This is a predicted structure of a 71-nucleotide RNA (transfer RNA) from Tetragenococcus halophilus subsp. halophilus. Its Rfam family is "tRNA". Its family is annotated with triplet codon-amino acid adaptor activity in the Gene Ontology. By type it is a transfer RNA. NCBI's taxonomy places the organism under Bacteria, Bacillota, Enterococcaceae, Tetragenococcus, Tetragenococcus halophilus. Its mean pLDDT, the model's own confidence on a scale to 100, is 84. The sequence is in RNAcentral, with records from ENA and Rfam.
[in-house]
């Protein structure tokens, strides 16, 4: 230089175009002499810009980054 591929919570993953959920951690409670651990529960997210739709994580398009391939 070409080509693909991915960007969602602190981490690891999910979501047929119709107000984004899980596990884990955090943090508050129960429980315990204390803590661990269970159990309740809060908390937190769509990378950045345009476009298409009545409506967009999702379709298209630019850039930004990160991987993979080719030379």
């Nucleotide at each position: 230089a070409g080509g693909g591929a991915c960007a969602u919570a602190g981490u690891u993953c999910a979501a047929u175009g119709g107000u984004a959920g899980a596990a884990c951690a955090a943090c508050g409670g129960u429980c315990u002499c204390c803590a661990a651990a269970a159990c309740c529960g809060u908390c937190g997210a769509u990378g950045c810009g345009g476009g298409u739709u009545c409506a967009a994580u999702c379709c298209c398009u630019g850039c930004u980054g990160u991987c993979c391939c080719u030379g």